[in-house]
């Protein structure tokens, strides 16, 4: 000077998961860490109106909520194989193309929903789809 690896601080991604206004506490003291309020942002509960159901009696089956994460075939089962849907290029769409298609929660309740309640605010990253097309968008020069 070049290159590759760690690390930090900035910057910026996906994501509801921010902002650090207030109070208190605690340390190795830092624009630190933790508890409450607060603000943003997301979820659920929650009337009226709508929706939807509605002779009676018996059996059978619980429902429902977050999440992209259902449904279906086969298969005694484990599990296979699809499959709604999400995701993977750092402007976005199509098309090929790979990945995932989980787990968990209330507890016999829940449509919708104004007031009003009540709960979440983790975590991964710096691009690894090194494909094609179309389009937005910028940059340079005349």
């Nucleotide at each position: 000077g070049c290159g590759g690896c760690c690390g930090g601080a900035g910057c910026g991604c996906c994501g509801a998961a921010u902002c650090u206004c207030c109070c208190g506490c605690c340390c190795g003291c830092g624009c630190g860490g933790c508890g409450g309020g607060g603000u943003a942002c997301c979820g659920g509960g929650g009337a009226c109106c709508c929706a939807a159901g509605a002779u009676c009696c018996u059996u059978c089956u619980g429902g429902g909520g977050u999440g992209a994460a259902u449904c279906g075939a086969c298969g005694a089962a484990c599990g296979u194989c699809g499959u709604a849907g999400g995701g993977c290029g750092a402007c976005u769409c199509c098309u090929g193309g790979c990945c995932c298609g989980a787990a968990c929660c209330c507890g016999u309740c829940a449509g919708c929903u104004a007031a009003c309640c009540c709960g979440g605010u983790a975590g991964g990253c710096g691009a690894g789809c090194a494909a094609g097309g179309a389009g937005a968008g910028g940059a340079g020069a005349a």